[in-house]
Context: one part of a larger RNA
RNA sequence: CUGGGCGUAAAGCGCGCGUAGGCGGUUCGGUAAGUCGGAUGUGAAAGCCCAGGGCUUAACCUUGGAAUUGCAUUCGAUACUGUCGAACUAGAGUAUUGGAGAGGAAAGUGGAAUUUCGGGUGUAGCGGUGAAAUGCGUAGAUAUCCGAAGGAACACCAGUGGCGAAGGCGACUUUCCGGCCAAAUACUGACGCUGAGGUGCGAAAGCGUGGGGAGCAAACAGGAUUAGAUACCCUGGUAGUCCACGCCGUAAACGAUGAGAACUAGCCGUUGGAUUCAAUUGGAAUUCAGUGGCGCAGCUAACGCAUUAAGUUCUCCGCCUGGGGAGUACGGCCGCAAGGUUGAAACUC
Numbered sequence: 001c002u003g004g005g006c007g008u009a010a011a012g013c014g015c016g017c018g019u020a021g022g023c024g025g026u027u028c029g030g031u032a033a034g035u036c037g038g039a040u041g042u043g044a045a046a047g048c049c050c051a052g053g054g055c056u057u058a059a060c061c062u063u064g065g066a067a068u069u070g071c072a073u074u075c076g077a078u079a080c081u082g083u084c085g086a087a088c089u090a091g092a093g094u095a096u097u098g099g100a101g102a103g104g105a106a107a108g109u110g111g112a113a114u115u116u117c118g119g120g121u122g123u124a125g126c127g128g129u130g131a132a133a134u135g136c137g138u139a140g141a142u143a144u145c146c147g148a149a150g151g152a153a154c155a156c157c158a159g160u161g162g163c164g165a166a167g168g169c170g171a172c173u174u175u176c177c178g179g180c181c182a183a184a185u186a187c188u189g190a191c192g193c194u195g196a197g198g199u200g201c202g203a204a205a206g207c208g209u210g211g212g213g214a215g216c217a218a219a220c221a222g223g224a225u226u227a228g229a230u231a232c233c234c235u236g237g238u239a240g241u242c243c244a245c246g247c248c249g250u251a252a253a254c255g256a257u258g259a260g261a262a263c264u265a266g267c268c269g270u271u272g273g274a275u276u277c278a279a280u281u282g283g284a285a286u287u288c289a290g291u292g293g294c295g296c297a298g299c300u301a302a303c304g305c306a307u308u309a310a311g312u313u314c315u316c317c318g319c320c321u322g323g324g325g326a327g328u329a330c331g332g333c334c335g336c337a338a339g340g341u342u343g344a345a346a347c348u349c
Base pairs, nucleotide, nucleotide: 004320005319006318007303008302012317014201015200016199017198021194022193023192025088026087027086028085029084030083031082033081034080035077036076037075038074039073040072041071042070049065050064051063052062053061054060091191092188093187094186095185096184097182098181099180103177104176105175106174107173108172109171110154115149116148117147118146119145120144121143125136126135162169163168206247207246208245209244210243211242215241216240220236221235222234223233258316259315260314261313262312263311266294267293268292269291270290271289272288273287274286275285276284277283298305299304322349323348324347331342332341333340334339
């Protein structure tokens, strides 16, 4: 390199956008680069192969042929690919009319609850556990009522419900912005798919500066438990959790399943539209787009997957190649750091 693979055995980049590149719908015409055919030249000799000849054979020598699958020139072929021109509408997109949605950003508002503070009532306990103790409380706690402050999260609705490329998104109102779906027409006319590099987004934790700090809570302290208990349980409690701006760039970032396209039995739900029928409350059927549960063929080592494929095919990218050493060392790049990314070998089984 060929080949074989990537749900769970090693293996799909966390997810987008997009450059180069690769691949690319239908029809007609030109061209003839790729492709195919003929001819000519060349492809040294020797060797190999074939048919003969010469040494008594053989090795060896020798004659002729074939081969030299290539290159160049030239003449042709035109199905496919390329290229040029013209056209098309089934891919893709635009406009119009509707629709659903925790999609994103900013500003404002709300109620329940916890905590603290002030005041009232009230008295000896409260709290906590398997049981306790630390802790709080006669300086009046817990409980209860009224008021105030402040921060964080939004009960019910809530649903194998919805939206988003992924991470993720859940009180209400307003403003701004993005995507998606349906129906019927009109328009553009292949404008498409994928995507090495690149670039952007990217949970939690963590970092920098400045705020904020109710609850919770790494670290830490104390009380228990225990042989010990640097834990599990309890009482406290600081970073942090929250906000603004800037970093970090990782996760079992999972459907452990890359993206796009086409095709391939069915059945039952559910979400959002549309059409028809029945009706005017509920509904039924069909269809498009999502999202679930079963199940045939087929696939699979099995488990299982099964029109949302892990089935049958095509295009493009990424990745794998025994276990350990090791996602380590060294070097490069990135980062304030923590570290990230790229990523070996000796040795060993």